[in-house]
Context: one part of a larger RNA
RNA sequence: GCCAGGGAGUUCUUUUAUGUGGCAAGGCUAACUAACUUUGUUAGGUAACCGAAGCGAAAGCAAGUAUGAAAAUGCGUUAGUCACAUGGAUGAGACCUGAAGCCGGAUGAUCUAUCCAUGGGCAAGCUGAAGUCUGGCGAAAGCCGGAUGGAGGGCUGAACCGUUGUUGUGGACAUGCACUCGAAUGACCUGUGGAUAGGGGUGAAAAGCCUAUCUAAUUCGGCAAUGGCUGGUUCCUACUGAAAUAUGCCUUCGUAUAGUCUUGUUCAGUUUGUUGGCGGCGUAAAGUACGGAUAAAAUUUGCAGGGGCUAUUGCUUACGGAAUUUUUUCCAACUCAGAAUCUGUCAACUGCUUAGAACAGGAAACAGGGACAGUAUGUAAGAUACUGUUCCGAGACCCGAACAAGGGAGACCAAAGUUAAGGUCCCAAAAUCUAUGUUAAGUGUAUCAAAAGGUGUUUUGAACCUAAGACACUGGGGAUGUAAGCCUAGAAGCAGCUAUCUUUUAAAGAAAGCGUAACAGCUCACCCACUGAGGUUCAGAGCCCUGAAAAUGGACGGGGCUAAACAUAGUACCGAUACUUUGGCGGCACUCGGAUGAGUGGCCGGGUAAGUAGGCGUCUUUUCUGCACAGAAGAUUCUUCGAGAGAAGAGUUGGAGCGGAAAGGAAUGAGAAUCCUGGU
Numbered sequence: 001g002c003c004a005g006g007g008a009g010u011u012c013u014u015u016u017a018u019g020u021g022g023c024a025a026g027g028c029u030a031a032c033u034a035a036c037u038u039u040g041u042u043a044g045g046u047a048a049c050c051g052a053a054g055c056g057a058a059a060g061c062a063a064g065u066a067u068g069a070a071a072a073u074g075c076g077u078u079a080g081u082c083a084c085a086u087g088g089a090u091g092a093g094a095c096c097u098g099a100a101g102c103c104g105g106a107u108g109a110u111c112u113a114u115c116c117a118u119g120g121g122c123a124a125g126c127u128g129a130a131g132u133c134u135g136g137c138g139a140a141a142g143c144c145g146g147a148u149g150g151a152g153g154g155c156u157g158a159a160c161c162g163u164u165g166u167u168g169u170g171g172a173c174a175u176g177c178a179c180u181c182g183a184a185u186g187a188c189c190u191g192u193g194g195a196u197a198g199g200g201g202u203g204a205a206a207a208g209c210c211u212a213u214c215u216a217a218u219u220c221g222g223c224a225a226u227g228g229c230u231g232g233u234u235c236c237u238a239c240u241g242a243a244a245u246a247u248g249c250c251u252u253c254g255u256a257u258a259g260u261c262u263u264g265u266u267c268a269g270u271u272u273g274u275u276g277g278c279g280g281c282g283u284a285a286a287g288u289a290c291g292g293a294u295a296a297a298a299u300u301u302g303c304a305g306g307g308g309c310u311a312u313u314g315c316u317u318a319c320g321g322a323a324u325u326u327u328u329u330c331c332a333a334c335u336c337a338g339a340a341u342c343u344g345u346c347a348a349c350u351g352c353u354u355a356g357a358a359c360a361g362g363a364a365a366c367a368g369g370g371a372c373a374g375u376a377u378g379u380a381a382g383a384u385a386c387u388g389u390u391c392c393g394a395g396a397c398c399c400g401a402a403c404a405a406g407g408g409a410g411a412c413c414a415a416a417g418u419u420a421a422g423g424u425c426c427c428a429a430a431a432u433c434u435a436u437g438u439u440a441a442g443u444g445u446a447u448c449a450a451a452a453g454g455u456g457u458u459u460u461g462a463a464c465c466u467a468a469g470a471c472a473c474u475g476g477g478g479a480u481g482u483a484a485g486c487c488u489a490g491a492a493g494c495a496g497c498u499a500u501c502u503u504u505u506a507a508a509g510a511a512a513g514c515g516u517a518a519c520a521g522c523u524c525a526c527c528c529a530c531u532g533a534g535g536u537u538c539a540g541a542g543c544c545c546u547g548a549a550a551a552u553g554g555a556c557g558g559g560g561c562u563a564a565a566c567a568u569a570g571u572a573c574c575g576a577u578a579c580u581u582u583g584g585c586g587g588c589a590c591u592c593g594g595a596u597g598a599g600u601g602g603c604c605g606g607g608u609a610a611g612u613a614g615g616c617g618u619c620u621u622u623u624c625u626g627c628a629c630a631g632a633a634g635a636u637u638c639u640u641c642g643a644g645a646g647a648a649g650a651g652u653u654g655g656a657g658c659g660g661a662a663a664g665g666a667a668u669g670a671g672a673a674u675c676c677u678g679g680u
Stems, first nucleotide, its partner, number of pairs: 001680006011092002014089010026050002032044005054061002064075004095232002098229001102222006113196009122186001124156003127152001131148007161182002165179002168177002198214001200210003235615006245258005261362007269352002273349008286335002291331003295327007303320001305319001306317004368392010397408003412584007422574003425559003431571001433570006444561002452546003456543010474529004479503001481501001484498003509524001512523003585605003588601005616669001618666010634653008
């Protein structure tokens, strides 16, 4: 892991609602007693309890009473009670499993910590303290030598004790092994016996150790501790079908009340939509009438300050202040005015299987999420907090390659057809469809790009030049006074300053650029010739190109495509559980002397949590009724029936018990709980 078996809403008290039944202004017995066919049934038993009258603090009054001067208002005035069943609540272990912990009593120092008593152990080598003897020196104190001596928490290093590093190696579950390393006469190591016990011991102190257990040992008990937390919770079908919000809470993964869901009873026409009448509002946009901000100008005013002139303080001012006017730009905390939308009420029309309201029983839920539109914060976010709609949640199917919430569309069953979104070259159902253009970039076929550029190409419009020859190329000219004047070493068109004329001309600047030290030289403007047809410029539009960078090679879903790309039109076809038709099943409402039925219908049948209803199966009790050695249960294969849980039948096996109906009682249904036991 698999298989088999076991495995979770129970029982009692009190209470409430519903259903059924008995009796009824009453209902009912409990303990207990007796009898008997004695682990029960019958007969007694009215003590208690509930009800039959309430109101008021009370006196008290009474179908009323209390308050109040009154009007009036509050609570009352309506059959109960007992039993059983079911749904809730209540207290108990209270659906099952699961803590870490807390407390009490015991058991532990054969491990280990410290201590006590008594024993044991430490190869070998080195060093060479004090003391002693002795030589020399010295007046002495003493000093310098030589021997002897054998000290030391001394040195090197085995046993013994330890365990630094290799994050070596090993591991069956618990510290091994290898190399390396520390101490090794000492605060040393060690045998045996003994002492200290759990909020206690012991501790050269690490919260270390106290029998593989220590920030409070182990074990048993309190104990089924408690858990707002995790996991699990067993047959079928039918009907309806949520919420992730508000408010409170030592409240935020909980819970109560409300909203939302469901079931029952009662009552009643009423929800949505459209139009119209009468109303509400101060948003968007806008505006400047108010408040505030903003730019420019004009006018008035010496007026807080500053400047100037004077100085008994006055004058003046292109600085500045204030006011007014005109124009400019604005506003979440401005509004003279003011939408759309939204909304109150009334009426009409429309719609409507009553979809509404009240009361009573039962809940679930109170972590939500995405899209679109809007607001706030934020650089932004698959961000956070709100508002509205919608979807997912709890929604299958088709499309989007794949893809909770994007597009289409709301799935009772069966069959046939038609469409939606999206598609129609192949994978892969359907057009290699029709018409006209664009693109050459594999652009594109994809949801993915900006500012800025393009003499890519298509297209629209305007202006100008042009056969009296345009535009471009090519050839020629491009001169004169003059090297203009000044300046300067020089300045000759071309360092700089001033002026920028004249002449010849077809045309040619006192020169637009290169160049020289200065000249020279080469071009340009301008003109002519040659040539022979459109050219130049500006403003747009479409597609395209650049801008354009990410890590293995690579993604239009892929192949591939020059259309099978893009744009504008059109016609076919494919394509869903959508729509239509036919048949069937079920529900609801209504009608019907018959109602477990039939008929009718502009009705309904996705569904998590949840509520409600009807059934299937297992064990067992009572009564009735059956089957079985001519083959029961069980096992196994097949068939039939049922919407399903399931039921029936046939064959084989098996070898002795087993059903059906109606009532009743449950230790009553397994696939999950790191479930329990066994097998494998």